[in-house]
RNA sequence: GUGCCUGUAGCUCAGUAGGACAGAGCGCUGGAUUCCUAAUCCGGAGGUCGCGGGUUCGAACCCCGCCAGGCAUA
Numbered sequence: 001g002u003g004c005c006u007g008u009a010g011c012u013c014a015g016u017a018g019g020a021c022a023g024a025g026c027g028c029u030g031g032a033u034u035c036c037u038a039a040u041c042c043g044g045a046g047g048u049c050g051c052g053g054g055u056u057c058g059a060a061c062c063c064c065g066c067c068a069g070g071c072a073u074a
Base pairs, nucleotide, nucleotide: 001073002072003071004070005069006068007067010026011025012024013023019057028044029043030042031041032040050066051065052064053063054062
């Protein structure tokens, strides 16, 4: 340099033949329970879906460019 893969909540990830509030577990947090803690149960907050454009009535999902990480190759 070229090709391919990955980039979604603090962490690990799910979700793609485009559709109606974007999800789970852990973590964080309020409460219940307990003498206290842990565990358990109920609730809550938290995301520009890497960035910028494009297509579309509508994009995490399609197209283009760029950025970051990884693998392969010369």
Predicted 3D model of a 74-nucleotide RNA (transfer RNA) from Verrucomicrobia bacterium UBA1200. It matches the Rfam family "tRNA". By type it is a transfer RNA. Its family is annotated with triplet codon-amino acid adaptor activity in the Gene Ontology. The source organism's lineage runs through Bacteria, Pseudomonadati and Verrucomicrobiota. The coordinates come from a structure-prediction model, not an experiment, and the mean pLDDT is 81.